[in-house]
The part of an RNA shown here (large-subunit ribosomal RNA, domain II) has 682 nucleotides and comes from a sediment metagenome.

Context: one part of a larger RNA
Order: sequence, then structure tokens, then C1' cells
RNA sequence: GCCGGUGAGUUAAUGUUAUCAGCAGGUUAAGUGGUACAGCCACGUAGUCUUAGCGAAAGCGAGUGUUAAUAGCGCGCGAAGUUGAUAGUAUUAGACCCGAAUCCUGGUGAUCUACCCAUGUCCAGGUUGAAGCCCCGAUAAAACGGGGUGGAGGACCGCACCAACCGAUGUUGAAAAAUCGGUGGAUGAGGUGUGGGUAGGGGUGAAAGGCCAAACAAACCAGGGGAUAUCUGGUUCUCUCCGAAAACUGUUUAGGCAGUGCCUUGCAGUAGAGUUAUGGAGGUAGAGCACUGAAUGGGCUAGGGGGCAUAUCGCUUACCGAACCUUAUCAAACUCCGAAUGCCAUAUACUAUUAGUCCGGCAGUCAGACUGUGUAAGAUAAGUUUCAUAGUCGAAAGGGAAAAAGCCCAGACCGUCAGCUAAGGUCCCCAAGUAUAGAUUAAGUGGAAAAGGAUGUGGGAUUUCCAAGACAACUAGGAUGUUGGCUUAGAAGCAGCCACUCAUUAAAAGAGUGCGUAAUAGCUCACUAGUCGAGAGAUCCCGCGCCGAAAAUGUCCGGGGCUAAAAUCUAUCACCGAAGCUACGGGUGGCACCUUCAUGGUGCCGCGGUAGAGGAGCGUUCUGUACUGGCUGAAGCCAUACCGUAAGGAGUGGUGGACGGUACAGAAGUGAGAAUGUUGGC
Repeated sequence: GCCGGUGAGUUAAUGUUAUCAGCAGGUUAAGUGGUACAGCCACGUAGUCUUAGCGAAAGCGAGUGUUAAUAGCGCGCGAAGUUGAUAGUAUUAGACCCGAAUCCUGGUGAUCUACCCAUGUCCAGGUUGAAGCCCCGAUAAAACGGGGUGGAGGACCGCACCAACCGAUGUUGAAAAAUCGGUGGAUGAGGUGUGGGUAGGGGUGAAAGGCCAAACAAACCAGGGGAUAUCUGGUUCUCUCCGAAAACUGUUUAGGCAGUGCCUUGCAGUAGAGUUAUGGAGGUAGAGCACUGAAUGGGCUAGGGGGCAUAUCGCUUACCGAACCUUAUCAAACUCCGAAUGCCAUAUACUAUUAGUCCGGCAGUCAGACUGUGUAAGAUAAGUUUCAUAGUCGAAAGGGAAAAAGCCCAGACCGUCAGCUAAGGUCCCCAAGUAUAGAUUAAGUGGAAAAGGAUGUGGGAUUUCCAAGACAACUAGGAUGUUGGCUUAGAAGCAGCCACUCAUUAAAAGAGUGCGUAAUAGCUCACUAGUCGAGAGAUCCCGCGCCGAAAAUGUCCGGGGCUAAAAUCUAUCACCGAAGCUACGGGUGGCACCUUCAUGGUGCCGCGGUAGAGGAGCGUUCUGUACUGGCUGAAGCCAUACCGUAAGGAGUGGUGGACGGUACAGAAGUGAGAAUGUUGGC
């Protein structure tokens, strides 16, 4: 891991609700007797519920309590109950099952290990050479020096032995701590044998919370014990009807619970929703500045600063400058104003098997998600957070968006090799137009992006010049006073300053548009003429394109590919396209009606579904009653093209070799694929 077995809402007592049954007041308990003995029948009236309540009570009683009260007020005075069975649920019990780490009680352990006690035992070999002693020297005598002897040491090197510092190997190991190569101690606080002692909040500890039998911040075993678990996991047959919530309030509450809201079911019986009409309340969007506040520039003034004057008065201003006025503005906590929606109400209206409500039974839910819209928080960030509102998902399959919880279309009872459509599509992948008419785009724009930029291109508007010749190009001219004045080393059209910048000759020519020179020079422009011969220039608006445009595996149409097969262009007609709608057949629920009253017929409206509520069934084991099969072959097992809407049920054949089946009731150890389930096998 697989297969087989096993594996989870039970039982008791007591309430309560519903249904069914008995009686009308109901009913027996223990027990006794009988009998055909899991039982049944009879007896048993103790008790219990009901028939009256009120009061704390004494007590009184259709009343009673309060009270001074006869008042008022509270609770009562009309209403069939009771016993049992079944079902749901609650309480108390282990209470659907499995699962802690704990806590306590009583015992078992020092054969491991820690320390201690008693008694034994072990430490190759080598080195060093303390004290003391002897001799010699030395000294007044010593000290002291030298030589010898001696054999000290938690001394030195190094086996055994003990330890465990480093590395490698090993890591489902040879080994639940080792092996290999190095390493430390090795006469000591040394190693070790045997026997003994200390025990669990206790021991022992050269102290690491170490060790106390491979496990120790409190050992192990048994018991209390099915401890408790607001937590996780699991919880077994079928069909059918309805179908949520992720909110409010409270909570030592926040992943729990309770009440309410929303689901379901029973009873009652009457309202609810939408549309239309009418009538209301209101201060949002917008707008505004009349209030409250904010706020910029200008004008005006008090006042301040400066100046003049000064004994005082005063005069003045290219300065600053409130309030007020004026002008252009702003506000969730401003309003002279003010919608649309929404909300409330009314109705002999219209619509639909459209709902609301009371009283009971029973839940689940109280982590919500995204999208559109209106706000808030944030950074007018987030697949962000928080409200409101609508939708979808949640609990919804189908078609579209390449792929896709939350977007668009649309809500799947079943069947059909029938039809019509929605969103979205119609060149091929791929069902359907290489459809029609017109204009656009040239960027593969389409098929990602801004400020900003540009003789892209199409359309529109306004305006200027133009056959008295425009625009562009070419040819020629572009002069003189004068080098204007100033400045300057120089300043001559062209460093800078000044000047309404003049005047002359002219077809025209600036006291000069740019380049240039040290300054001149030189080139050029404005302006003019000629050549040419038809449109040219400027501004604005709109459509579609262009640039701006750099990211990490490999490319921004799903792909092929497309110049339409592009368009957020216009118009038109077809077609495709879903579990939508229709057609035909079938099933089933509810309502209404009909009858032949049935498990019937007809009509209408329904039949997605998680948590969850309701209904109807299938199957397993056993019991009772009635029937019935079986050695001419039961159960079980194997095979099989049969029947039923499903759980399931037959028939036949084989195998097997002795027990089964049906109907109606009853009782449950009653249904497995999941629980790191459990057990056996492989």
C1' cells in the first nucleotide's frame, strides 16, 4: 500500500411538543393469584395528574393579596383531561466515536547511573634527582661552595588500564552513540572487582537541571479513569419537497456561546409584494455665499515706520498695513436654496398558487468573497481595510470571456440523430457571411501606457496673397550722407549704451535678419526687378494613425494567418450559437375541479442546491402469528444479454451439501471508503 473483518447519536430516569390509541375524569405502583410462562389474564386505588385560586404565612376562598379603605392595583374567577405507544427535543448521566499534555492514590526499582560504606585487587619500561645524611673546602664558629649518598613528587616520557579533544567513515549503521587515524591522564582528587546504603517533590550531584535500568524541569507500574478537550479528525442505504447564514446585541468575548434576524414543519386564518394614481415627511447630489468659518490679488482707511520741524501743535510719504467695502473663490461637522431615487401612507384599481402574521416543534448560521455604484481609511496605492446599496459566488451546472468561484448570457426533473433564440460569433483550427453598401487606417495600428513632440493622413471652419502674375526656384540689384552719436586700444549695420531709427538717390535697399573679422573685408536676409505660369500661405476644430516605449525561461491577436479576416466607424439582411424557450413522450410535488371515491382523471403552476428542517421507502439480524420450499438438493459462493425511478429484487445454470422463504406485526449490537482508525492476510 491493497484486500477481507471490525469501527461512531445509544440506554435510563425526568420534563416538553406532535401524532396515534383507550377512557370521559384518567391511571395503577410494589405486590398477590391464575395460566397455555421472555408473555397473557384477573386482583391490588397506596399514590399521582385534573376538577380553584390568592397570599411569605396564619388563612380566606370565586375570590384573594396589598391597605385605614368597601378605593385603586396585582394575580385569579368561561375554555377536557388523563393513561399508554411512537417520533422530535431538552436536563442529568462518559451521552456520537477516537485523541492529550496533566493531577492524585498505592506500590516497584540504585543489576544502568550519582554519591557513600565495608573489603579486596591493579598500575610494563624508562627519565628527572627534593629533603636528609657522609666527605672535602671554607669560617672565630656558622652561613656558604663542591663531591658523593639518598630516592621525594596531585614530577616527566610511555604500554596495560581509564578518558573522549580533532577528523573521516557510518546515518533504513556491523552498532538505538560505534569503527578507523591521531589525542589526554597513566602513584593519583587514580583505575577496578565483590557485598551493602540513599527512592520520586524524594534521592544523588567537583553543579551539566546532570543522573536515578536505551525516556527525567519530577522515574516506572497499577488504579481514580471512559479525567477534561470552547480544539482537530471521523460518523456507514435510497428517493423526494423546501432551503439558509457568514448580520445585530451582549459576553474574561473575539475561531466559543446566548437572545434576535434569516431556513423548515404543524395549526390558525389574512394580510403582504409590485405597478399605477394621490398625499406626505426630509436637507443628500447639485448649487450658492444670506449665516458660520476658510481664502488670493487689487482699491480704501485707522494705525505703524521713515523724513521735516519741534516747547507744543503740526506737515509729509514711490514704505508697511488691519477692520470695512469691492472683486474673483472654497467647506463632512456652512446653507438664502435644492433635486432624482429611496422611505411612509391611502385605494371597491390592475397582476401573480404572490406572500405576510400569531401560537407551537426543530434547526443551522454569527471567519464571508468578488464585481458595479456612493462614502470613509490608505497615497482619490493594493487581489488592501471599513460601511451602505444591488448582483453573482458561497450553495449553480450549461453557453461566452483561449484557459477562469465572484464578469456577460442563462437557472440543469428524465428522454429525443427535432426546431427558435441569448451573450458571443460567422477565412481555417471551429458551428455559422472570404455577405452587401459607404467612408477610415498603412501603424500588423488592430493585438498594452502618460505628459510631451511632429509638413502622417482624411474631413470641416475662418482668413491672407494671386493672370495688374501669387508661393517655390533661378538671374540681377540690395546703394548714398555714414565709420550715425556715445563708449572703446579698436566698435565701421552686426561687444555694449542712446535715439518714435533721420535723410538722399531710387524699381528697391533696416542707421540693418544671421554667419563672419582684432577692427575692416567677405557671405547672407529683409526689400525690388526679371524669368516662369497656377494656385500659395496662416490659424483653429474633428476622425484614424506615428514617436515617446528598457527586465529578467520564450513572443501582449488562443494559434494559423489577416491589409481585412482591422476599427471603441455607419447602415442592412442572413446564419451559427446554451442543460434558456418551443415540440413530442415519460416521472413526480402542490393547488383547483370532476367522478366511477381509487395507489383515479382533467387543467394550471412547479421540480439546481451546501448547512439544515420535513416526507416516503429499500435492505440486514432476531422474535411472534399465518402460510410455504428443501437430499428429485436449502443457505452460501460463481456466471448471466431479466425486472424496478433508486436503495434493491427475481429467473436459469454451475458449485455446495442442510437448512430456508413469503405476508403481516414487533425488537434492534441495522447499512463504511476515508477517522496518520483497528485487526488478520499478502
Model confidence (mean pLDDT): 84 of 100.